The RNA shown here (transfer RNA) has 74 nucleotides and comes from an Acidimicrobiales bacterium. Model confidence (mean pLDDT): 81 of 100. The source organism's lineage runs through Bacteria, Bacillati, Actinomycetota, Acidimicrobiia and Acidimicrobiales. Rfam family: tRNA.
RNA sequence: CGGGCGGUGGCGCAGUUUGGUAGCGCACUUGACUGGGGGUCAAGGGGUCGGGAGUUCAAGUCUCCCCCGCCCGA
Numbered sequence: 001c002g003g004g005c006g007g008u009g010g011c012g013c014a015g016u017u018u019g020g021u022a023g024c025g026c027a028c029u030u031g032a033c034u035g036g037g038g039g040u041c042a043a044g045g046g047g048u049c050g051g052g053a054g055u056u057c058a059a060g061u062c063u064c065c066c067c068c069g070c071c072c073g074a
Base pairs, nucleotide, nucleotide: 001073002072003071004070005069006068007067010026011025012024013023020057028044029043030042031041032040033039050066051065052064053063054062
């Protein structure tokens, strides 16, 4: 320098195919059961999707540029 893959709650991931107001597990908060812990059950909070621009009625999803990580090539 070129190419490929990836970046989504605190952590790990799905959602991209077919654009339609973001979900799962764990964790966290509150309550119940328990003498307490642990555990189980119930309820709840938390992300505007790496940054910017564009297309569109509508973008995590499509297009362009940039940043970061991993891999391959030179």